[in-house]
RNA sequence: GGACCAUCCAGAGCGGCCGAGAGACCUGGCUCGACGACGCCGCAGCAACCCCCCCCCCGACGGGGAGGGUGCUCAUGCCAGGACCGAUGGGAG
Numbered sequence: 001g002g003a004c005c006a007u008c009c010a011g012a013g014c015g016g017c018c019g020a021g022a023g024a025c026c027u028g029g030c031u032c033g034a035c036g037a038c039g040c041c042g043c044a045g046c047a048a049c050c051c052c053c054c055c056c057c058c059g060a061c062g063g064g065g066a067g068g069g070u071g072c073u074c075a076u077g078c079c080a081g082g083a084c085c086g087a088u089g090g091g092a093g
Base pairs, nucleotide, nucleotide: 004090005089006088007087008086013043014042015041016040017039021032022031023030025082026081027080028079029078044073045072046071049069050068051065052064053063054062077085
């Protein structure tokens, strides 16, 4: 990286840098954006996939935690349709 499995209407923002588009792709809509979006960095936070603890003969289920590994912090993956759809986590080998 790929097969496979799970989830994607809950939740959580400030500062610095940059400087024009951004919301994955196509069509249509809508939204964000020079009152500085998107992106990058720092800090903070959210959540609980992996992890840890309790329960249990063991596991699953259930309850709890947030130290470690990820992830996430406008709008339901922004909405509708489309396609070899996408994203995140786990992951035998």
Molecule: SAM riboswitch aptamer (S box leader)
Organism: Kineococcus vitellinus